[in-house]
Context: one part of a larger RNA
RNA sequence: CGUACACGGUGGAUGCCUUGGCAGUCAGAGGCGAUGAAGGACGUAUUAACUUGCGAUAAGCGUAGAUGAGGCAGUAAAAGCCACUUGAGUCUACGAUUUCCGAAUGGGGAAACCCAACUGCAUAAGCAGUUAUCGUUGCGUGAAUACAUAGCGUAACGAGGCGAACCGGGAGAACUGAAACAUCUAAGUACCCCGAGGAAAAGAAAUCAACCGAGAUUCUGGAAGUAGCGGCGAGCGAAACCGGAUUAGCCCUUAAGCUUUUUAUGCGUCAGGUGAAGUGUCUGGAAAGGCACGCGAUACAGGGUGAUAGCCCCGUAACCGGCAACGCAUUUUAAGUGAAAUCGAGUAAGGCGGGACACGUGAUAUCCUGUCUGAAUAUGGGGGGACCAUCCUCCAAGGCUAAAUACUCCUGACUGACCGAUAGUGAACCAGUACCGUGAGGGAAAGGCGAAAAGAACCCCUGUGAGGGGAGUGAAAUAGAACCUGAAACCGUGUACGU
Numbered sequence: 001c002g003u004a005c006a007c008g009g010u011g012g013a014u015g016c017c018u019u020g021g022c023a024g025u026c027a028g029a030g031g032c033g034a035u036g037a038a039g040g041a042c043g044u045a046u047u048a049a050c051u052u053g054c055g056a057u058a059a060g061c062g063u064a065g066a067u068g069a070g071g072c073a074g075u076a077a078a079a080g081c082c083a084c085u086u087g088a089g090u091c092u093a094c095g096a097u098u099u100c101c102g103a104a105u106g107g108g109g110a111a112a113c114c115c116a117a118c119u120g121c122a123u124a125a126g127c128a129g130u131u132a133u134c135g136u137u138g139c140g141u142g143a144a145u146a147c148a149u150a151g152c153g154u155a156a157c158g159a160g161g162c163g164a165a166c167c168g169g170g171a172g173a174a175c176u177g178a179a180a181c182a183u184c185u186a187a188g189u190a191c192c193c194c195g196a197g198g199a200a201a202a203g204a205a206a207u208c209a210a211c212c213g214a215g216a217u218u219c220u221g222g223a224a225g226u227a228g229c230g231g232c233g234a235g236c237g238a239a240a241c242c243g244g245a246u247u248a249g250c251c252c253u254u255a256a257g258c259u260u261u262u263u264a265u266g267c268g269u270c271a272g273g274u275g276a277a278g279u280g281u282c283u284g285g286a287a288a289g290g291c292a293c294g295c296g297a298u299a300c301a302g303g304g305u306g307a308u309a310g311c312c313c314c315g316u317a318a319c320c321g322g323c324a325a326c327g328c329a330u331u332u333u334a335a336g337u338g339a340a341a342u343c344g345a346g347u348a349a350g351g352c353g354g355g356a357c358a359c360g361u362g363a364u365a366u367c368c369u370g371u372c373u374g375a376a377u378a379u380g381g382g383g384g385g386a387c388c389a390u391c392c393u394c395c396a397a398g399g400c401u402a403a404a405u406a407c408u409c410c411u412g413a414c415u416g417a418c419c420g421a422u423a424g425u426g427a428a429c430c431a432g433u434a435c436c437g438u439g440a441g442g443g444a445a446a447g448g449c450g451a452a453a454a455g456a457a458c459c460c461c462u463g464u465g466a467g468g469g470g471a472g473u474g475a476a477a478u479a480g481a482a483c484c485u486g487a488a489a490c491c492g493u494g495u496a497c498g499u
Base pairs, nucleotide, nucleotide: 001498002497003496004495005494006493007492008491009490015484016448017447020419021418022416023415024414025413026412027411028410029408030407031162032161039101040100041099042055043054044053046078049075050074051073061095062094063093064092065091066090067089070082071081072080106115107114108113116131117130118129119128120127121126133159134158135157136156137155138154139153140152141151166197167195168194169193170192177184181231207214208213218245219244220243221242222241228236229235249400250399251398252344257337258336259335260334264330265329266328267327268326269325272320273319274318278293279292280291281290282289294311295310296300302314303313304312349373350372351371352370353369354368355367356366359385380395381394382393383392384391435442436441455483458470459469460468461467
């Protein structure tokens, strides 16, 4: 040095576990905000820090209801204190307080800071309120300029900002595909902007159809990858009609309705309450396990308890409950709104240029309109895919309308041939943290002693170390906090053998 065996060290795989995630189902909710939001800064306890709560009334104050013998949130003790049925604490509802920043709104500003004016009260300091901009309405005032108007001032009301997706509108790419590329595609997608609602939009035929008829819109299974469009390339791609979901019609002729308020009843939401039934023995550290004999079940969902519990605990089935608040339905009272207009004229239609229609200008109907023209008036007009006639059908240029449909930042209950710590969210743990970057932004690692801390008193070695040896606890300490299990690489010790 090697080989073999044994025993260790290192290391943290594996197994088991789950506080966290992921995906759904059924309900709820679908907004918050000048009555100052979302999000923060700074404070606040017997407290140095962080988390949570709260706001100078600061881990809290008041009222009502419920619960209740313990409590003073957690890391996290200690000291001290509160309460003990004359009700502490906790839960629910409604209130009070709610610093400073932030739309931030008195002015300024390098956010959490600086500096004011006016009014009222007090007068020593001070306290309270108002003072942004824009819009609408009213009133006052009032230029050039006579009347006026603009402007200015003032009062009331409204708006502003935030928020995950869904929705309507405006504006709108490129990579890519076409095996290159220009029409085309990607795609009216991404991105940006505006606006609204719990849904939005659409919507009661100037619609389809085909000589038979249907009868608003929306969504959906077919029709159908069909008819078509297309450098007829790549590709794009309907509708009628049939089956389903859901159904609702109205107004401009004063109506359908809608909103607010009020009364009553019922239901629900936001605290709660009652709630059945097991003992003995054996093993064991521990019984829920084995054995024996019982019991409940409208409750054998689930979880916990020293191993696997229907009958130990929390619950579960079932039943009961409400001061107040809120929501919904019906009912009742009152008020408001509907309210624009006069059946739709610079419209329909036409020319030119674009766009939308599955349809790329094509033989291209239909719809929208930048520009130029420009009708008829129910004895009228539009459409039926060039166009004309016949026939059929409808009535534009005004408006409202639930449901079926889309989505989930959020709340509750439940579910999973979903994950189980290199997985599952980036984040099971004080994570959008530490850290990196001027910044936009990027972005981790990190779970497990034990049933219970019973977390090792005391002694010894040592630097009043680190670490270890005894003792003690414990079922176990090779469960000792670098703590369940403890693989491999890697490093040793001992024994045997080889060289």
Large-subunit ribosomal RNA, domain I from Vibrio palustris, 499 nucleotides, folded computationally. The source organism's lineage runs through Bacteria, Gammaproteobacteria, Vibrionales, Vibrionaceae and Vibrio. The full RNA is in RNAcentral, with records from ENA and SILVA. The coordinates come from a structure-prediction model, not an experiment, and the mean pLDDT is 85. It matches the Rfam family "Bacterial large subunit ribosomal RNA".